[in-house]
The RNA shown here (c-di-GMP-I riboswitch aptamer) has 86 nucleotides and comes from a Chloroflexota bacterium.
The model forms 91% of the base pairs in the Rfam consensus.
Lineage of the source: Bacteria > Bacillati > Chloroflexota.
The sequence was found by an Rfam model in a public genome assembly.
RNA sequence: CUCCGACAAGGGCAAACCUGCCGAAAGGCAGGGGCGCAAAGCUCCGGGUCUACCGCCUCACAGGCUACGACUGCCGGGCUGCCGAA
Numbered sequence: 001c002u003c004c005g006a007c008a009a010g011g012g013c014a015a016a017c018c019u020g021c022c023g024a025a026a027g028g029c030a031g032g033g034g035c036g037c038a039a040a041g042c043u044c045c046g047g048g049u050c051u052a053c054c055g056c057c058u059c060a061c062a063g064g065c066u067a068c069g070a071c072u073g074c075c076g077g078g079c080u081g082c083c084g085a086a
Base pairs, nucleotide, nucleotide: 004084005083012037013036017032018031019030020029021028022027035073041079042078043077045076046075047074048071049070050069055065056064057063
């Protein structure tokens, strides 16, 4: 340095839920809270999933299609990182 990941050490992040705010929604932010995570750090590069304001189709009600939106704690890729048992 690379691979790897301990009943190690110091730590880190923070699910569901609750409150407030933003958003058409998915969802995001902050506080509380901990389900869990060795990258649950960063990045929409690829796949996948979710939503459908606007737009299009149908049109009685309604419904359907559609990311330019969202999810990195869905998977993979890229970049970076603490420790050092086997």